Predicted 3D model of a 103-nucleotide RNA (Glycine riboswitch aptamer) from Candidatus Neomicrothrix sp. UBA814. It was read from a public genome assembly, where an Rfam model found it. The model forms 90% of the base pairs in the Rfam consensus. Lineage of the source: Bacteria > Acidimicrobiia > Acidimicrobiales > Microthrixaceae > Candidatus Neomicrothrix. Model confidence (mean pLDDT): 82 of 100.
[in-house]
RNA sequence: CAACACCCAGUGGGAGAGUUCAUCCAGCAAGUAACACAGCUGGCUGGCGCCGAAGGAGCAACCGCCCCGGGAAACUCUCAGGCCCCAGGACCGCAGGGAAGAA
Numbered sequence: 001c002a003a004c005a006c007c008c009a010g011u012g013g014g015a016g017a018g019u020u021c022a023u024c025c026a027g028c029a030a031g032u033a034a035c036a037c038a039g040c041u042g043g044c045u046g047g048c049g050c051c052g053a054a055g056g057a058g059c060a061a062c063c064g065c066c067c068c069g070g071g072a073a074a075c076u077c078u079c080a081g082g083c084c085c086c087a088g089g090a091c092c093g094c095a096g097g098g099a100a101g102a103a
Base pairs, nucleotide, nucleotide: 006098007097008096010094011093012092013091018048020047021046022045024043025042026041027040028039049083050082051081055079056077057076058075062070063069064068
């Protein structure tokens, strides 16, 4: 001097699966003397169905001090999360900062 890799925030991209059913609450519109009924939207809760790329959990080869333990994921499980939009989103790109530092 400074690559690769690591951490942090920024930024761009970023899939899948119900605009499902029901009670209750609130609002809207209509209507009424007023209520009620039916309709739409949103929220909580519950039911059935489904998704996997926040997070979480599981294990193969292999390794060990061999009872047992260690041991990866985009695989598997779906606890959690999600199933119009928004938000979130593993991962990838870009340009920064931090620490460290090969040739």